[in-house]
A computed fold for a 92-nucleotide RNA from Acidimicrobiia bacterium UBA6912, annotated as Glycine riboswitch aptamer. Rfam family: Glycine riboswitch aptamer. Rfam links the family to the GO term glycine biosynthetic process.

RNA sequence: UCGACGACGUGCGGGAGAGACCGGGCUUCAGGCCCGGCGCCGAAGGAGCAACCGCCCCGGGAAUCUCUCAGGCACCCGUACCGCACGACCGA
Repeated sequence: UCGACGACGUGCGGGAGAGACCGGGCUUCAGGCCCGGCGCCGAAGGAGCAACCGCCCCGGGAAUCUCUCAGGCACCCGUACCGCACGACCGA
C1' cells in the first nucleotide's frame, strides 16, 4: 500500500418498550434518593431450548424466541440491532 471488514474496539447517525403508581422516610423540595407493596417491559448482561452434528449414557448446538436472576417503566441518558468511517488483528 492492497485485500479482507467475519469477530473486536472507537467515533458519528438512526434506534423502542413498560406506573410522572401506592404507602412510609430522607431532602439539595427535583420528575431526585432509600425501604416495602402490587402492576408491567425486554433491546445492557445472564440463563434455557429446536433442527442439525458427534465419540450417541451423554455432549455440542442460534436468536430479535422463551425466562425475567439482573436491568428497566414521564422527559433526558442509555440499550440489542442497522449504516458509515477509523483503528487494531489476519493474508499478500